[in-house]
RNA sequence: GCCCGGGUAGCAUAAUGGUUAUUGCACGUCAUUGGUAAUGACGAGGUUGCGAGUUCAACUCUCGCUCCGGGCU
Repeated sequence: GCCCGGGUAGCAUAAUGGUUAUUGCACGUCAUUGGUAAUGACGAGGUUGCGAGUUCAACUCUCGCUCCGGGCU
């Protein structure tokens, strides 16, 4: 330099163009307990890597950039 895959909440993940972005763990409150753990209920937390474009509508499609992983030279 070229090719492929990926970047979504603290961590890990889902969402094949359709209107509140999913789930688990972690976190907070409450219940339960003599107390803790476990369990249950509720809750907070996301400018979907950055910028631009297409579209009535973009995490999703297109282009550029950037970062991570793999391959080729």